[in-house]
RNA sequence: AAUGGAGUAGGAAUCGAUGCGUUAAGUGCCAACAAGACGGAGAGUUGCUUGUUGGACGAAUGCUUGUCAGCGAUAUCGAUUCCGCAUCUCGCCGUU
Numbered sequence: 001a002a003u004g005g006a007g008u009a010g011g012a013a014u015c016g017a018u019g020c021g022u023u024a025a026g027u028g029c030c031a032a033c034a035a036g037a038c039g040g041a042g043a044g045u046u047g048c049u050u051g052u053u054g055g056a057c058g059a060a061u062g063c064u065u066g067u068c069a070g071c072g073a074u075a076u077c078g079a080u081u082c083c084g085c086a087u088c089u090c091g092c093c094g095u096u
Base pairs, nucleotide, nucleotide: 001096002095003094004093005092010083011082012081013080014079015078016077017076018075019074020072021071022070029055030054031053032052033051034050035049036048040090041089042088043087061069062068063066
């Protein structure tokens, strides 16, 4: 110098456990504002995530009345599998 590669945060799906709601909150959608994270180092968006406020939409209940069953793009935790630095520069490992 050429060429190949590894690795994070995080995300998704499935299963399980424990809750919440079913007197409709939550989830999902839109807008504004704020914040955060993004391989070992630096930079980092019009991308990603979270929070707050506002807006539109909107549901599965059953009878056996229960510590019940069902239902909800429901919450948290755990397990498994898959994806995985937006991008740029440098570094690391292999080969030449």

THF (Tetrahydrofolate) riboswitch aptamer from Pediococcus pentosaceus, 96 nucleotides, folded computationally. The sequence was found by an Rfam model in a public genome assembly. Taxonomically the source falls in Pediococcus (Bacteria, Bacillota, Bacilli, Lactobacillales). Its mean pLDDT, the model's own confidence on a scale to 100, is 77. It matches the Rfam family "THF (Tetrahydrofolate) riboswitch aptamer". For this family Rfam cites "The structure of a tetrahydrofolate-sensing riboswitch reveals two ligand binding sites in a single aptamer" (Trausch et al., Structure, 2011).